[in-house]
RNA sequence: UAGAGUUUGAUCCUGGCUCAGGACGAACGCUGGCGGCGUGCUUUAUACAUGCAAGUCGAACGAUGAAGUUCCUUCGGGAAUGGAUUAGUGGCGAACGGGUGAGGAACACGUGAGAAACCUGCCUUUCAUUCUGGGAUAACACCGGGAAACCGGUGCUAAUACCGGAUACUCCAUCUUGGCGGCAUCGCCGAGUUGGGAAAAAAUUUUGAUGAAAGAUGGUCUCGCGGCCUAUCAGCUAGUUGGUGAGGUAAAGGCUCACCAAGGCGACGACGGGUAGCCGGCCUGAGAGGGUGACCGGCCACACUGGGACUGAGACACGGCCCAGACUCCUACGGGAGGCAGCAGUGGGGAAUCUUGCACAAUGGAGGAAACUCUGAUGCAGCGAUGCCGCGUGAGUGAAGAAGGCCUUUGGGUUGUAAAGCUCUUUUGUAGGGGAAGAUAAUGACUGUACCCUAAGAAUAAGGUCCGGCUAACUUCGUGCCAGCAGCCGCGGUAAUACGAAGGGACCUAGCGUAGUUCGGAAUUACUGGGCGUAAAGCGCGCGUAGGCCGUUGAGUUAGUUAAUUGUGAAAUCCCAAAGCUUAACUUUGGAACUGCAAUUAAAACUGCUCGACUAGAGUUUGAUAGAGGAAAGCGGAAUACAUAGUGUAGAGGUGAAAUUCGUAGAUAUUAUGUAGAACACCAGUUGCGAAGGCGACCAUCUAUGCCAAUACUGACGCUGAGGUACGAAAGCGUGGGGAGCAAACAGGAUUAGAUACCCUGGUAGUCCACGCCCUAAACGAUGAAUGCUAGUUGUCGGGGCCUUAGGUUUCGGCGGCGAAGCUAACGCGUUAAGCACUCCGCCUGGGGAGUACGGUCGCAAGACUAAAACUCAAAGAAAUUGACGGGGACCCGCACAAGCAGUGGAUCAUGUGGUUUAAUUCGAUGCUACGCGAAAAACCUUACCAGCUCUUGAAUCCCAUUGACCGGUACAGAGAUGUACCUUUGUAGCAAUACAGAUUAGUGACAGGUGUUGCAUGGCUGUCGUCAGCUCGUGUCGUGAGAUGUUAGGUUAAGUCCUUCAACGAGCGCAACCCUCAUCCUUAUUUGCCAGCGAGUUAUGUCGGGAACUAUAAGGAAACUGCCAACGAUAAGUUGGAGGAAGGUGGGGAUGAUGUCAAGUCAUCAUGGCCCUUAUGAGCUGGGCUACACACAUGCUACAAUGGUGAUUACAGCAGGAUGCGAAGGAGUAAUCCGGAGCCAAUCCCUAAAAGUCAUCUCAGUUCAGAUUGGGGGCUGCAACUCGCCCCCAUGAAGUUGGAAUUGCUAGUAAUCGUAGAUCAGCACGCUACGGUGAAUACGUUCUCGGGUCUUGUACACACUGCCCGUCAAGCCAUGGAAGUUGUUUUUACCCGAAUAGGGUGGGCUAACCGCAAGGAGGUAGCUCUACACGGUAAGAAUGGUGACUGGGGUUAAGUCGUAACAAGGUAGCCGU
Repeated sequence: UAGAGUUUGAUCCUGGCUCAGGACGAACGCUGGCGGCGUGCUUUAUACAUGCAAGUCGAACGAUGAAGUUCCUUCGGGAAUGGAUUAGUGGCGAACGGGUGAGGAACACGUGAGAAACCUGCCUUUCAUUCUGGGAUAACACCGGGAAACCGGUGCUAAUACCGGAUACUCCAUCUUGGCGGCAUCGCCGAGUUGGGAAAAAAUUUUGAUGAAAGAUGGUCUCGCGGCCUAUCAGCUAGUUGGUGAGGUAAAGGCUCACCAAGGCGACGACGGGUAGCCGGCCUGAGAGGGUGACCGGCCACACUGGGACUGAGACACGGCCCAGACUCCUACGGGAGGCAGCAGUGGGGAAUCUUGCACAAUGGAGGAAACUCUGAUGCAGCGAUGCCGCGUGAGUGAAGAAGGCCUUUGGGUUGUAAAGCUCUUUUGUAGGGGAAGAUAAUGACUGUACCCUAAGAAUAAGGUCCGGCUAACUUCGUGCCAGCAGCCGCGGUAAUACGAAGGGACCUAGCGUAGUUCGGAAUUACUGGGCGUAAAGCGCGCGUAGGCCGUUGAGUUAGUUAAUUGUGAAAUCCCAAAGCUUAACUUUGGAACUGCAAUUAAAACUGCUCGACUAGAGUUUGAUAGAGGAAAGCGGAAUACAUAGUGUAGAGGUGAAAUUCGUAGAUAUUAUGUAGAACACCAGUUGCGAAGGCGACCAUCUAUGCCAAUACUGACGCUGAGGUACGAAAGCGUGGGGAGCAAACAGGAUUAGAUACCCUGGUAGUCCACGCCCUAAACGAUGAAUGCUAGUUGUCGGGGCCUUAGGUUUCGGCGGCGAAGCUAACGCGUUAAGCACUCCGCCUGGGGAGUACGGUCGCAAGACUAAAACUCAAAGAAAUUGACGGGGACCCGCACAAGCAGUGGAUCAUGUGGUUUAAUUCGAUGCUACGCGAAAAACCUUACCAGCUCUUGAAUCCCAUUGACCGGUACAGAGAUGUACCUUUGUAGCAAUACAGAUUAGUGACAGGUGUUGCAUGGCUGUCGUCAGCUCGUGUCGUGAGAUGUUAGGUUAAGUCCUUCAACGAGCGCAACCCUCAUCCUUAUUUGCCAGCGAGUUAUGUCGGGAACUAUAAGGAAACUGCCAACGAUAAGUUGGAGGAAGGUGGGGAUGAUGUCAAGUCAUCAUGGCCCUUAUGAGCUGGGCUACACACAUGCUACAAUGGUGAUUACAGCAGGAUGCGAAGGAGUAAUCCGGAGCCAAUCCCUAAAAGUCAUCUCAGUUCAGAUUGGGGGCUGCAACUCGCCCCCAUGAAGUUGGAAUUGCUAGUAAUCGUAGAUCAGCACGCUACGGUGAAUACGUUCUCGGGUCUUGUACACACUGCCCGUCAAGCCAUGGAAGUUGUUUUUACCCGAAUAGGGUGGGCUAACCGCAAGGAGGUAGCUCUACACGGUAAGAAUGGUGACUGGGGUUAAGUCGUAACAAGGUAGCCGU
């Protein structure tokens, strides 16, 4: 020392991305009241107009000579004094101050040392001097040149300018010498010899000048240590490294030169490349660190670019000089001038950075004796919210909780004490007045400033961002994957807290947001403080160099280490304490600190070093022993192929099935013999050996190693190991052999939609040998090597010991299994560690791009090793969990298959659907789970659709006002709705007026209405998996967790049914049971049902009296529970068999449908949110449509016939229904039906005939089968049968002769077959729902199909296999590699050129000071010349950019193409290398 979001269905881990914090010389957007203190070109070291930024001294000098004063005057002026002013000579300064950060990776900087190798103007101190001569020259005058800049000639003149001489010390040089000291060269203090070296005066009490010695200050040089990236830069270096000598410098030194030697640097990173001013500090951080080097301070470097020196104490000089170059300006074209990275300012660049201000008043600087002058240093002001700090934009009261806004469940809530109102205050601002400090005597730019007083007056002063989560803050409307938002996750496809607006809210506040950079969070480079079995990560494996690390013990030493002291660590900053501005920021003072470096002293444990000793590590010796360890040589048998010969005949071979292929020229098969090459069955084993790769017949040779036992010896000789080097499967390469089998490529045959594959037949490289390369593998234990320590148990291999010997026990070394502690994200590891420690090496840092490009090294090549970036994504990944899935496994069930029976699919017709058509063919249902479904009845109605005609508060309710009735009936018009006309017509109270009630008409407004939309906003209901046996919970336990356990296991069951066991124990919803019904019996009851016995009656009949036995009816009970027996089973649950029983193991059937799944179905049953229509998407009416018809599908009916048709005949049911009804008897009609009307509101009457049955006939044919279609004629219902009903009769007599692929139902009173009834309904049934009659066959069994359940396994799936997902191609976009070239930059080598300058030579030209009487000399110098060198040029390279036709791959992009490679055994297991 704070965390959060984001990978998943969920979990844990790894891991990246993102956010919350701080900071800024800042920028942009919106907004903006005041003040203080800071701060302000980060980009083009780009170009600069204009002004200013360094001058000063007359007390150094000669000139000049204003004002003033004095005198004279011929009044014009003159003289003297005076000394302002001006340029020049001369002195000092200009090397400071100010700016900038280009260059530079360096003693540049920082820090600490050194100089015994040095300099230092001005300043301070001490000592000693300041003597004597000389010649010039600016200015000036005259002449001349030039456009200018400026220059030349002649002449005059001064100095603190210049020169000669003298003198001089503790100065310099040389030589001699004494003492002391040190650090190698040497240093210090003396004595002496010889030689050499000074000067300047001015002005009035001082300032200068010279020599010497010190100090101070400033500088110069040297060294240790420290701080960037890159090895895809590994070798660099000739003045290079050293020496001797010389030169040069203030000074050491290859600094330079001559000669000599051949060195010097480098993996502790030389050389090269890139980048960069360094530091005090600043920002951040808990710290360690990381980033940074604005302002302030120290140092360095630079001054248009490059080179150079001069002057000087100091420069190789920002506002100096010379030269070269680029650029700009002036020009009379001959030639000149310039350098803002000083202060302001301008252009340009840029996202971006100020006034051409005031003053020397203060502080400081230069000159001067001083006055003073100069000073864009500095002090101030101006501009900018650019930052920090402070203040304000009002305070109190005020509920009718105003109005308005917004929301609303319409009640209200909120804005909100907020406003208004009332009472106050006056910071800021405005106006007026006063008025400092900064100033020691004077002097104030700032400045009438700070500050103080007074007056009026709430007056002049609030915005920005955000409100899905992270993250404080929520509603409405608009929009509708659009517009847009977005830091990450992600919002938006009609109910958006995520877009836009509004209301409200949150946060900060003169600011608030955005974008950028940087630190933090990030332990996400891990020193503090990470990792490497599977997540990224152990080199394929040995040997070994450097390096790192290293056993026991003694002594010494003190480098590391520790302690104390000293020096230093500038100031500022940070921290602490005070103080000053009203406070704060800010400033000042003091302290602490500056964790560093160096020195001295001390200690001696540890590490190091030196010397000595030891034996536990390591090694050597002796003796046994094991082994597929290696090399090379020989040799063996089996198999295979081929060859020869024999036997033998038609096939062989191969496959899922085939074919290609071989074979009558004799194959395959078989026998014999021979040849060839390769590999070594059994033994053989989670056995052995080896460093790894790897090694397997046998024998001998050579050779290496391990282990065990015992003894002696050496004495730490050890471990690891960057580079280096040896070895290194397979494939591949080169040369030469060899070649039986196998077999890439290739060919053919199959398979397939295709099949460049899998399968088959062939077949070449290769596989084998020798030699040489290659150097990679999923080279794996995915686990580097070494050492020590930390429970065991079991098996086995090789040795040894002991014993009581089928053996046991113990010990050493290996190879395996299971496991303690511990570790791990988990899986797992666990003395063979992935545990606990230590040493060394290698490696990792999100996924993709990519182990790729470029460069380099290696290679014959293939290629290997080394190894990026742009760009792109928010994940990629590990382990485990629950599901789902698998052309995974095990077990089980189901009319699931099989075994059967009957069908469907073919035909006609009916019904439904699709499609098509139509004005409309209303709407919905669409795999199983839509399609005889909603619809248990479309002629009108229904009806929702279409056409036309109509209505607009409407069919309903309420309010208001109106009328006084409405209703009903008739007539007319009309298709009708409707309209018109006429007739008729209220109640109560009251005498009446009138009031009330009630109906109606038209009007009015609230509203009605909608089968309009959304079943993906919903409720309810329903389907389906599935009547499948499952689905969960509580507590406990296990696991970091998701979760697991329970619910698994062994049995059993129809069943998670039950039993047993078990870290589980219990419980719930399901199962079962309880309910209904059928089957048996009992009791009770007895009409409309029944009739045994008794009686009566009839041709006959429960017909009657009566009966209550039977049947039946309908109430209540009984009964069945594996209860009993036996066997099996575990002594269980239960199963099998049996007895009894009407019924036996759920007795048959029904109702009953768990958690959930399918955004399943339904807004058109109903209900309902939102949206939409409102003279219409509402309402009424007539007609039409839903009934169409080339076609396709689904469900049915009827058939195809003899188990039948037809005719005849005659028994036996049950469930239901009946008043707008069922309708008998009787009658009519061929019949449908009609007439009729008894009886019945039903155990009473009716529907009501049951049919299949039986008998006869037909005799296999499109028929005496089948009945469609059509013609004709009738019947019924109904307002009405045309579109469009049903039935009957006569006639007609189609397809169809048992149905392809495929497919359905059914396990017993079932299938099949036969009829009957009912709902709907005026009428209409082949559909639906019920009812009974007749009444089978088959089930070995669970391999297969389908569906389901349990357990298990794999998984890259989780929208869950209709999943996921790969590659080419096509298209758009993006970055990038190669590329003929082309164009820049930097740099190297060689040569050419050679300005200024420096040095050397020459110097016949020129020459004031000195010497000389003179001539001349000394000395100097122009010129000429040599050497060095900048720029420039030529040639050849190197490195690195830009660009480039074309080209390579890569990335990315809802719905393109082709296939289906991977994930399940992914349908040929996958993967690695070649």

Annotation: The RNA shown here (small-subunit ribosomal RNA) has 1474 nucleotides and comes from an uncultured prokaryote. Its mean pLDDT, the model's own confidence on a scale to 100, is 84. Rfam family: Bacterial small subunit ribosomal RNA.